Predicted 3D model of a 478-nucleotide part of an RNA (small-subunit ribosomal RNA, 3' major domain) from a metagenome. The RNAcentral record of the full RNA draws on SILVA. Its mean pLDDT, the model's own confidence on a scale to 100, is 82.

Context: one part of a larger RNA
Parts: sequence; C1' cells; structure tokens
RNA sequence: UGACGGGGGCCCGCACAAGCGGUGGAGCAUGUGGUUUAAUUCGACGACCACGCGCAGAACCUUACCCAGACUUGACAUCCGUGGAAUCCUGCAGAGAUGUGGGAGUGCCCGCAAGGGAGCCACGAGACAGGUGCUGCAUGGCUGUCGUCAGCUCGUGUCGUGAGAUGUUGGGUUAAGUCCCGCAACGAGCGCAACCCCUGCCUUCAGUUGCCAUCAUUCAGUUGGGCACUCUGGAGGGACUGCCGGUGUUAAGCCGGAGGAAGGUGGGGAUGACGUCAAGUCCUCAUGGCCUUUAUGUCUGGGGCUACACACGUGCUACAAUGGCCGGUACAGAGGGAUGCGAGGGCGCGAGCCGGAGCCAAUCCCAAAAAGCCGGUCCCAGUUCGGAUCGAAGUCUGCAACUCGACUUCGUGAAGUCGGAAUCGCUAGUAAUCGCGGAUCAGAACGCCGCGGUGAAUACGUUCCCGGGCCUUGUACA
Repeated sequence: UGACGGGGGCCCGCACAAGCGGUGGAGCAUGUGGUUUAAUUCGACGACCACGCGCAGAACCUUACCCAGACUUGACAUCCGUGGAAUCCUGCAGAGAUGUGGGAGUGCCCGCAAGGGAGCCACGAGACAGGUGCUGCAUGGCUGUCGUCAGCUCGUGUCGUGAGAUGUUGGGUUAAGUCCCGCAACGAGCGCAACCCCUGCCUUCAGUUGCCAUCAUUCAGUUGGGCACUCUGGAGGGACUGCCGGUGUUAAGCCGGAGGAAGGUGGGGAUGACGUCAAGUCCUCAUGGCCUUUAUGUCUGGGGCUACACACGUGCUACAAUGGCCGGUACAGAGGGAUGCGAGGGCGCGAGCCGGAGCCAAUCCCAAAAAGCCGGUCCCAGUUCGGAUCGAAGUCUGCAACUCGACUUCGUGAAGUCGGAAUCGCUAGUAAUCGCGGAUCAGAACGCCGCGGUGAAUACGUUCCCGGGCCUUGUACA
C1' cells in the first nucleotide's frame, strides 16, 4: 500500500422487512448428472457467472459419434505435363458412394490455314492440400462477471531516507469522485452526466394506399368531394430547479407550491472506466507449438446424438365455481408475405383438401385477437375438474415419418384436492393474467425475441441476512 475481520462509523441495492404471485409435491416438455450403449459426438460445472446454455429449431442432411462399404494429389486451393470443349440424354451392376457402356454435341479470343490462348473436364507426377485432432495454462478476437457499482489514474508541486502519501481526505449534498465550501496543493485524463434512439404534449410541412366534421351517395369511406380531425413521417418547439414561498452558510442543494401534456435524471433503451476471476471459447473465425498423412483426411448406406432403475435445474398444464362447457357479441399493437401470403366460394365432424380473386403490399393476405361482455348449463363430486397414457382411423410436410415429426377425430381416461425442509421473481402500466406476431425453418416450440389487452397489493423502517461504496481500526496474510 492492499486484502481480510463472527472490528467500528456513514451510505446504497427487491438485500431484508411490508405485500402479490410462484418453485420445491403431480403429469408432461426441455437441459444436466448418472447409468446404459457399437455410439449414445463435443464444450459449459461450488453458487452468483454450467444445467429451455453454444443449438434462432438432430427423421436423411446438419454431424463432429458408431457400424459397414469405398477413395488416396484427395470433397477444396495454387503450380506442371498430356488429352479432350463444356454440357445434355440414356442402359446395366450395386444399399449407395462408385464402376462400366451407348448416344447427342462443338462454343469464346488471335489467326487465311496450320496452330496458339482463356475457361471447363479427365488422366498422370510431385510440391502440397485436409484435420470440429491436442494445448483457451502459448495467443488474437469476441464474451460473461463484479457492475451502470462510482470509482481508476496522471502531470507538476509539496511531504517522507524509502515503499509511498498528498490531490481523491474533511463539512454539507447528490443517482453519481454530482456539485458547493474548506484544505499544500493546482490542474488534467478514463469513467458519471449530457450529446444518440424510442415513448409522452404542441406547432409546422405533406394528404395516398390513410382519415370523414360539413354536403350528396352507398350494403359498406363504397363513390363524388374535402385534408378539419385521426394517423403516417420529416422539421421544429417544450423542462432549465426557469418562477414563488420555506430551509440551508449569502453556497451546492432539499421541502412545498404555481403554471404545465410532462417536474426535479418524466418513462424506457443503447452506452459497461482501471481492472478481477491463468473465468469462457483452438467446435464461429484467426493463429504459435505439437500430433496425424492409403488416415485423426474424404465419400456413401444405415444407426446414434431421441437410450432409462434413478437424481437435480428451468418451464408448461392442472388440482377447479373469481371456474368448466355451449351459444351470441365487442375492442389491439407490432410484425411477416413472390420457389411467398393466399381472400370470397365449394368439400370434409376436423386436421385439411379443391380452387384460385387480390397483393412486391398504410391498398391484398396471414387475421380469429384472447381474457372481456350478454344469455344458458353444470352444483362441489376425483366431477361436465384435470388431461397424462394407450387403442383405432386419418391429415400435412418431405426422396423417406420404423427407430424418431407435428396436427386431427373417435374411444380410453392416470397422477393430481394447492404441495416438507427450503427457495425465486417483482416497487407501476410493474407483478399477475390474456392472447397476437417474428427469427430459425420443407416439416417440427410448453423455448427464445418482440407486441399489445385487462391490471393490482405493499414499502413502518434499516436491527438482522446477502452484495456493494467511502472513512477508520486490528493483523503473525501478500
């Protein structure tokens, strides 16, 4: 100087408390451990910071694993030689990779031609290719975490023999090393804040595909008309403790008030200092070293990653009456759509099928929003709760759903009556609850990323638990 303390002081954070909803019990989904296996590819691991994580999507492919069948200048790159255009159609053997035949076919540039060249294909030789093989404790890059915490430093000066200190401590204040005052310090940098984006109010410009107050018209903003309103998207305004009162040191600020759509950072996002964990990643990529070279490379068929006595994490659905079922009837936002979205119509109980209008989309489509509201029914029961499991018949995607897809219909109806010790999230348009969309994607979400609808309770307080900041103290630790 740090680090640590079941030392002290001050102060923060859904840290506790106050409250609401969960997890832990059940069934299922998913990941992990374990076990099993020819293989169940690999990585991530005391917790925060592995375990719906890499995987924004494993039937083949992916695929890195296993079995079997094949290849050896190789699936891919550059260079050399020889031959041939490339390319297309087709037969046989084989699980395919592959092997072996038949046919069509001559282009571009230079040149009269012979021939040469570019490109592509085949064969040959070797330099070399290849490796998701090892080392993240050799590395770059990227990332997690402490932590959006308020800190981390430097120049000069001063003090100290020196390590170093001072500044950065102190008194106030703040979300903040934020600002004010004081001070042997005076300044400065990286951080904080602001500048950026979304959202909340207003003005202005613009008026189709959007909108409809007045007029006419219609089943319908459908059409004429209009651009006022809504909305869209460009430019601006607006909030700054600016004003008033109180308080404070006349300061920084704090409390209350006015005006205002909004008030003291308005709400949300992006943004992550010096560093820590030899944290994570050599399987995104790049890369040193090592290893491999008829194999640890490459191609193919099939299997596996989907196993199942168990254990754990994360979720979904429930255990019902604030509910289940049936009928009727409203109101979103944000997205996606041309190998696509697919209306109206017809068929099917249904998944879906036939068909194809319109739409490169403020125009058309996906599209129904659901909870809600109105009416009916059930009457507390393992039930008209709950839907696992299993049987049968189907639909769709795809070369192909046996291992191993999703969905539909009929039947079957399991556990489960609110969950031990323990434990998680959330402070407002939040929690809870309800549906909708998207990425990936042929198909395959209860996951993920977004969107809106309905919409709470509680916070006395900082003694205690956890994490953190500043000052101080002890130390046999560095």